Predicted 3D model of a 74-nucleotide RNA (transfer RNA) from a Gemmatimonadaceae bacterium. Rfam family: tRNA. The family's RNA type in Rfam is transfer RNA. The prediction has a mean pLDDT of 82. NCBI's taxonomy places the organism under Bacteria, Gemmatimonadota, Gemmatimonadia, Gemmatimonadales, Gemmatimonadaceae. RNAcentral holds the sequence, with entries from ENA.

RNA sequence: GGGCCAUUAGCUCAGUCGGUUAGAGCAGCGGACUCAUAAUCCGACGGUCGCAGGUUCGAGUCCUGCAUGGCCCA
Numbered sequence: 001g002g003g004c005c006a007u008u009a010g011c012u013c014a015g016u017c018g019g020u021u022a023g024a025g026c027a028g029c030g031g032a033c034u035c036a037u038a039a040u041c042c043g044a045c046g047g048u049c050g051c052a053g054g055u056u057c058g059a060g061u062c063c064u065g066c067a068u069g070g071c072c073c074a
Stems, first nucleotide, its partner, number of pairs: 001073007010026004019057001029043004050066005
């Protein structure tokens, strides 16, 4: 220098052919249970979907550039 992949909640990850409201588990928080703790159960919270543009009636999803990380080639 070139190519490919990944980036969504504090962490690990889903998210179908672009469509009506963005989700799960774990962690943390509150509650129940218990003499108490753990386990278990219930609940609520938590998101500029990496950043900036573009296409579209409509973008987490498609296109372009950039950033970060990984792999390969030179």